[in-house]
RNA sequence: CGACCGGCCCCGCCGAACCGUCCGCUUCCCAGCCGGACGGACCGGGGACCCACCGAUCCCCCUGGGGUGAAUCCGGGUGCGCCUGCGCGCACCCGGUAGGGCGCCUUCCCGCCCGAACCCGUCAGCUAACCCGGUAGGCGGCCAGGAAGAACGG
Numbered sequence: 001c002g003a004c005c006g007g008c009c010c011c012g013c014c015g016a017a018c019c020g021u022c023c024g025c026u027u028c029c030c031a032g033c034c035g036g037a038c039g040g041a042c043c044g045g046g047g048a049c050c051c052a053c054c055g056a057u058c059c060c061c062c063u064g065g066g067g068u069g070a071a072u073c074c075g076g077g078u079g080c081g082c083c084u085g086c087g088c089g090c091a092c093c094c095g096g097u098a099g100g101g102c103g104c105c106u107u108c109c110c111g112c113c114c115g116a117a118c119c120c121g122u123c124a125g126c127u128a129a130c131c132c133g134g135u136a137g138g139c140g141g142c143c144a145g146g147a148a149g150a151a152c153g154g
């Protein structure tokens, strides 16, 4: 000097996942951590009228349906399984895509990314009153894009 690891403070990002008061713990006191209670705020689900859906005949095929979330859908390749066959399903890989995020005040341009995962359990359209639940988790910070407009400061 650099890399890496850990702690604290501050700034910031995805997300609803945050703010405040009081009490307890600790302390000489303050601050702080943790826990509890209460208030506020935010988010999600269920749940009427109305609306929507529901509907006669024939043929074929398949076997659930729903929720949170941006995370849907399409094409191709390989392997396995099923099938008389058409074809279907699963796993992995590649490319794209509906949709979504970031660039530290906002918008546009431009650029860089994500395009997952999980839950309910045969059951749920919307939905006032009403009822139920959540307030997690994971990351970045020595570079900093351009233009316009704000704001602040001078």
Stems, first nucleotide, its partner, number of pairs: 010141005018040007041135006051125001064123001065120004073096010099114005105149005
c-di-AMP riboswitch aptamer (ydaO/yuaA leader), 154 nucleotides, folded computationally.